[in-house]
Context: one part of a larger RNA
């Protein structure tokens, strides 16, 4: 990992609610005794219930508080229980199954290993050469010397033996710590046989929480014991009706709970009770928005207190100026969640009337739910970040399929009872992939469409507004653009054109004391302006459609779903058409009510019939008991097959196979349904 078989809401007792059955102001027995030990009898203590109030005495339809007859409280005046059975929940027990880490107690264990104690064992050759000792010099004696002897040392170098510091290789290992190849110790605080002590609240430790039998921050085993687990995971057959919650409060409470909200089932009540709309009438209000009259904020200007500074005087009082500071008034023009002189829309609540709708409400049983998720719209956090976070409010999704969006829980359509190779549509399409399209009239040229900003652009369209212009504009062309003057100052120089100051006059058709280049200065080219020539539109601006750039990513085009489009784009209009599990249409199931018939079940009819958690109803197999009923060696159960019936669990039939037990119907009892539990037990 696959088969197969085991595998999880049981079972006692009390309690409570429903149901079903007696009996009824009553109901019932319990241990026990009788007994064919079976039914069933006797058995009334005892338990509920017919009365309460009071803490008790007590009293009683009233009683309790009180000095009280006052007043109030809980009562009567309004009568249904009770016993069994059986089904939901609860409680107290192991209480659906499985799972801990752990606590306690009684025991085996020191054949591993730590320490220690008895008694034995090892330790290759080779270096070195302390103490003493001897013999000689020496000394007064000693000390000292030197030659020899000597044979110590947690002494050196290296095998056995102990160890384990590298690196390599094993790493489902040859091996639950190992091998090869170096390494360190090797007469010691050495290694070692055997046979002994110490034991878990403890032992032992040259100290690492080490080691105490492949187990150690508390050893193994049994035993309590089915601890306990507000946790994880698993929890077995159908079908049918309804269906939520992720929100308040409290919580040693926050991934869990009471309670309340929302679900469901029974039953009660029947009220112009609940709903949403549409109309009118009647409210509270301080949001948007908008103002500045308050409270702040925060700008210009004008006056101009205080204050500074100059001056003047000066014993002090003071007098005056001010490009300083600027209070306060005035005028403009402004911002506020904790501003408001105003103030909507909506939304609430209240009533009236109209039509729909089918629900509210209350009593009891039983739940589930307290992690939420994006989108829309208003806020607050946070960077007017986040597929971020926190609230209101609506909607999906969560419990929701279908059909659009390529794919895509939460977006758009639209909510699946079943069948139908029938129609009609919603979103949203109609060159091909792919079901379905034409036509009109304008736009874009950018593959825009088919991602983006400031900002730049003689892209183009439309609309306007404004100057010049046949008394000839614009643009090109041909000519002129002079003169006091080289203005004056400055300046080595400054002549229109480095810079400062002025910016006048003349001739003129015009011509700046000069637009730009240029010279050291000059000079030269230009230009404003002007005439000529040409012949008709020219300039500026403003709003708007629809295009340009701005535009850099990491495997491969990759920013239309792709082909591919110039419409198969963009706006606008018109007519048509595909398009879903919508809605029709045809046929059938159910579920609730209604009618009608009568035989209590059909028939009509109207309204439904998505669905996790959940609550409810109705049935399907399985084992086994009790009654009846059949079947089977002319072939039971079992198994294989197969085109049968039933909404389905499942259930006939017929073949073969099997080779001795079984069906059916009605009650009744359960060891009652398996795909998951890193479930178990086997087998492959």
């Nucleotide at each position: 990992g696959c088969c197969a078989g085991c595998g999880a809401g049981u079972u006692a007792u009390u309690g409570u609610a429903g149901c079903a059955u007696g009996c009824g102001a009553g109901g019932u027995u319990a241990a026990a005794u009788u007994g064919u030990a079976g039914a069933a009898a006797u058995g009334g203590a005892g338990c509920c219930g017919u009365a309460g109030g009071g803490a008790a005495a007590c009293c009683g339809a009233g009683u309790c508080u009180u000095a009280a007859u006052a007043g109030g409280g809980c009562g009567c005046u309004u009568u249904a229980g009770u016993a069994u059975g059986u089904u939901g929940c609860a409680a107290u027990a192991g209480a659906c199954g499985c799972g801990a880490a752990a606590c306690g107690g009684g025991g085996u264990g020191a054949u591993c290993u730590a320490u220690c104690c008895a008694u034995g064992g090892g330790c290759a050759g080779g270096u070195u050469g302390a103490a003493g000792g001897u013999g000689a010099a020496g000394u007064a004696a000693c000390a000292u010397u030197c030659a020899c002897u000597g044979g110590a040392g947690g002494a050196c170098c290296g095998a056995a033996c102990c160890c384990a510091c590298u690196u390599u290789c094993g790493u489902u290992g040859a091996a639950a710590c190992g091998a090869c190849a170096g390494g360190g110790g090797a007469u010691g605080a050495c290694c070692u046989g055997u046979g002994g002590a110490u034991a878990g609240u403890g032992g032992u430790g040259a100290a690492a929480u080490u080691c105490c039998a492949a187990u150690c921050g508390a050893a193994c085993u049994c035993c309590g014991u089915g601890a306990u687990a507000g946790c994880u995971c698993g929890u077995u057959c159908u079908c049918g009706u309804c269906g939520a919650a992720a929100u308040a409060u409290u919580u040693u409470u926050a991934g869990g709970a009471a309670u309340a909200g929302c679900g469901u089932u029974a039953g009660a009540u029947u009220a112009u009770u609940g709903g949403g709309a549409a109309u009118a009438u009647g409210g509270g209000g301080g949001u948007a928005a908008a103002g500045c009259a308050c409270u702040g904020a925060a700008u210009c200007u004008a006056u101009g207190a205080u204050g500074g500074c100059g001056c003047c005087a000066c014993c002090u009082c003071g007098g005056u100026g001010u490009a300083c500071u600027g209070a306060a008034u005035a005028g403009a023009a402004u911002c506020a969640a904790a501003c408001u002189c105003u103030g909507a829309a909506u939304a609430c609540c209240a009533u009236a009337u109209u039509a729909c709708c089918u629900a509210u409400u209350c009593u009891a049983g039983c739940a589930g739910u307290c992690a939420g998720a994006c989108a829309g719209u208003g806020g607050g956090g946070g960077a007017u970040a986040a597929g971020c976070u926190u609230c209101a409010u609506u909607g999906u999704c969560g419990c929701g399929a279908g059909g659009g969006a390529a794919a895509c829980a939460g977006c758009c359509c639209a909510g699946a009872u079943c069948a139908u190779u029938a129609a009609c549509u919603a979103a949203g399409g109609u060159c091909c992939c792919u079901a379905a399209u034409a036509u009109a009239u304008g736009c874009u040229a950018a593959g825009u469409g088919g991602a983006a900003a400031a900002c730049g652009a003689u892209g183009u369209u439309g609309a306007g507004u404004u100057u010049c212009a046949u008394a000839a504009a614009c643009a090109g062309c041909a000519a002129g653009g002079a003169u006091g003057u080289u203005g004056g100052c400055u300046u080595a120089g400054a002549a229109g054109c480095a810079g400062c100051c002025a910016c006048c006059g003349u001739u003129u058709a015009a011509a700046g004391a000069g637009u730009g280049c240029g010279u050291a200065a000059c000079a030269g080219c230009u230009c404003a302006c002007u005439u000529g020539u040409c012949g008709a539109g020219a300039g500026a601006c403003u709003c708007u459609g629809c295009g340009c750039g701005g535009a850099a990513g990491a495997u491969g085009u990759a920013a239309c779903g792709g082909g591919g489009c110039u419409a198969a784009g963009c706006a606008u209009a018109u007519a048509a058409c595909c398009g879903a599990a919508g809605u029709u249409a045809u046929g059938g199931g159910u579920u609730a009510c209604a009618u009608a018939u009568u035989g209590u079940a059909u028939a009509u009819g109207u309204a439904g019939c998505g669905g996790u958690a959940g609550a409810c109803g109705a049935g399907u197999g399985u084992u086994g008991u009790a009654u009846a009923u059949g079947g089977g060696g002319c072939g039971a159960a079992g198994g294989u097959a197969g085109a049968c019936u039933g909404u389905g669990a499942a259930g006939a039939c017929u073949a073969c196979u099997g080779g001795a037990c079984u069906u059916u119907a009605u009650a009744c009892a359960a060891g009652u349904a398996a795909g998951a539990a890193u479930g178990c037990u086997g087998g492959c």
Background:
This is a predicted structure of a 684-nucleotide part of an RNA (large-subunit ribosomal RNA, domain II) from Ureaplasma urealyticum. Its mean pLDDT, the model's own confidence on a scale to 100, is 85. Rfam family: Bacterial large subunit ribosomal RNA. The RNAcentral record of the full RNA draws on ENA and SILVA.